[in-house]
RNA sequence: GACCGACAAAGGCAAACCUGUCGAAAGGCAGGGACGCAAAGCCAUGGGUCUAAAGCUGUAAGCUAUGAUCGCCAGGCUACCGAA
Numbered sequence: 001g002a003c004c005g006a007c008a009a010a011g012g013c014a015a016a017c018c019u020g021u022c023g024a025a026a027g028g029c030a031g032g033g034a035c036g037c038a039a040a041g042c043c044a045u046g047g048g049u050c051u052a053a054a055g056c057u058g059u060a061a062g063c064u065a066u067g068a069u070c071g072c073c074a075g076g077c078u079a080c081c082g083a084a
Base pairs, nucleotide, nucleotide: 004082005081012037013036017032018031019030020029021028022027035071041077042076043075045074046073047072048069049068050067055063056062057061
């Protein structure tokens, strides 16, 4: 230094749910709250999933991402600690 990850140490993040707020929605943000997380730090690049405002169509509805998700997976970038 790389891999790796301990009943180590110091710290970190924060699911569901509740409140407020933004949004057409999915969902985001803030506060509370902890199910979990060794990249649960960052990037929508590939796949998946969710939503469907606008648009289109075969119009009781359907299709569609330019929307969302990195706490779905892969990939890229960066990072604390150091037992086996």
A computed fold for an 84-nucleotide RNA from a Bacillota bacterium, annotated as c-di-GMP-I riboswitch aptamer. The organism belongs to Bacillota, within Bacteria. The coordinates come from a structure-prediction model, not an experiment, and the mean pLDDT is 89. Rfam family: c-di-GMP-I riboswitch aptamer. Rfam describes the family as follows. GEMM was predicted in a large-scale screen for bacterial structured RNA regulatory elements. Rfam links the family to the GO term cyclic-di-GMP binding. The model forms 95% of the base pairs in the Rfam consensus.